[in-house]
Context: one part of a larger RNA
RNA sequence: UGACGGGGGCCCGCACAAGCGGUGGAGCAUGUGGUUUAAUUCGAUGCAACGCGAAGAACCUUACCUGGUCUUGACAUAUUUACGACAUCCGUAGAAAUACGGCUUUCCUUCGGGACGUUUAUACAGGUGCUGCAUGGCUGUCGUCAGCUCGUGCUGUGAAGUGUUCGGUUAAGUCCGGCAACGAGCGCAACCCACGUCACUAUUUGCCAUCAGGUUAUGCUGGGAACUAUAGUGAGACUGCCCGUGUUAAACGGGAGGAAGGCGUGGACGACGUCAAGUCAGUAUGGCCCUUAUGACCAGGGCUGCACACGUGCUACAAUGGUCGGUACAGAGGGAUGCGAUACUGUGAAGUGGAGCAAAUCCGUAAAGCCGGCCUUAGUUCGGAUUGUAGUCUGCAACUCGACUACAUGAAGUUGGAAUCGCUAGUAAAGGCGUAUCAGCUAUGACGCCUUGAAUACGUUCCCGGGUCUUGUACA
Numbered sequence: 001u002g003a004c005g006g007g008g009g010c011c012c013g014c015a016c017a018a019g020c021g022g023u024g025g026a027g028c029a030u031g032u033g034g035u036u037u038a039a040u041u042c043g044a045u046g047c048a049a050c051g052c053g054a055a056g057a058a059c060c061u062u063a064c065c066u067g068g069u070c071u072u073g074a075c076a077u078a079u080u081u082a083c084g085a086c087a088u089c090c091g092u093a094g095a096a097a098u099a100c101g102g103c104u105u106u107c108c109u110u111c112g113g114g115a116c117g118u119u120u121a122u123a124c125a126g127g128u129g130c131u132g133c134a135u136g137g138c139u140g141u142c143g144u145c146a147g148c149u150c151g152u153g154c155u156g157u158g159a160a161g162u163g164u165u166c167g168g169u170u171a172a173g174u175c176c177g178g179c180a181a182c183g184a185g186c187g188c189a190a191c192c193c194a195c196g197u198c199a200c201u202a203u204u205u206g207c208c209a210u211c212a213g214g215u216u217a218u219g220c221u222g223g224g225a226a227c228u229a230u231a232g233u234g235a236g237a238c239u240g241c242c243c244g245u246g247u248u249a250a251a252c253g254g255g256a257g258g259a260a261g262g263c264g265u266g267g268a269c270g271a272c273g274u275c276a277a278g279u280c281a282g283u284a285u286g287g288c289c290c291u292u293a294u295g296a297c298c299a300g301g302g303c304u305g306c307a308c309a310c311g312u313g314c315u316a317c318a319a320u321g322g323u324c325g326g327u328a329c330a331g332a333g334g335g336a337u338g339c340g341a342u343a344c345u346g347u348g349a350a351g352u353g354g355a356g357c358a359a360a361u362c363c364g365u366a367a368a369g370c371c372g373g374c375c376u377u378a379g380u381u382c383g384g385a386u387u388g389u390a391g392u393c394u395g396c397a398a399c400u401c402g403a404c405u406a407c408a409u410g411a412a413g414u415u416g417g418a419a420u421c422g423c424u425a426g427u428a429a430a431g432g433c434g435u436a437u438c439a440g441c442u443a444u445g446a447c448g449c450c451u452u453g454a455a456u457a458c459g460u461u462c463c464c465g466g467g468u469c470u471u472g473u474a475c476a
Stems, first nucleotide, its partner, number of pairs: 001476002003473003007470007015460002019423005026315008034306002042053002064301007073124001077123003082118003089102005106115003126290002129288003135284001137279003140275001142273001147186006153162003166177003192267004197235007207224002211222003238261001241255005317416001321375007334363002338357002343352003382413001387408007429452007
């Protein structure tokens, strides 16, 4: 100087407390361990691995296994030998890769040759093989925690200290005051984006107050530019104003005005460093290793196996509900080998067909909600696993191993032990909608969007994590 302490002081955080809802029990989905296997490819492993890489494993993907094949090679560059073909098409064999046979027989030229293809030979290609403890780059984490440092000066023999400590204050090393320090840098904050108010400009595909026309009805039409909205430019919030407290400070408490008040709310943004943290399988890359194989092609299988254990979720156990009928209101996003209306067929998944739409124009039924009927506390009109049969769709192909539909079947489950998680406001909880990936889908996942919309916080004694000052130390 650090680190540590079941030492001390001060402070903070959904850390506890106060509340609300879960997980842990059930069934299923998904990931992991284990086990099995010819193979169940590989990686990730306390927090910070386990709905993670994977924003899509039937083939492909695919790296694994079995079998069939190739050896200058599936892919790159260069030289070289021989040839004029190669490819397409047809036939035979085959699971295919491929092998053999048949038909056919290049282009340019300055006639030297060149291009292209096959072939021969050689340099080489190739490797998801190893090492993340050789690396770059990227990422996680402490932590959006308030810290981490430097120059000069001063102090100390020196390691170092001071500044950065102290008194207040703050979300903040934020600011003020004081001080052998005076300044500065990286962080904090601000600058960036979205939302909330207003003004101006613009007005179609959006809007309809006023005027006119028309309809069973509808901005439907003429028209309008007010309103809403759209999308560009500005304004606006700064403790600016008032009162009190405070050291005449920083600031704090209250108030006015205001759409918004003291960081307005949310996002992006992550200091010096820590964990030899993660990634050689995203790519790049040193070294090592393989080179008729650890490279390459193909078919089938596997990654989906199942006594079991754990994580993350979905659906429930019901009446604040289930079911039937009627009825209302979104936002964001997507659409051309695409989205697909009206109509028709089917109990239905869906099919036929193809109006409109490169979209504020066309393609949308939001669901909880509200109104009414039935059910009356039951393993039920709760719950939907499992299984059988018949089908639809995608796709060469749904056996291993897809989704969906109809009928039948109707397990467990009556609120979950010890323990444990999330959340402080348009939040939790509840409800649906959309998108990426994508032929289809295992999506109950991920990322977004809106609708309905709470309870509680006395407080900091305790648990956990962190900051700071101080103290002890057989630790470095």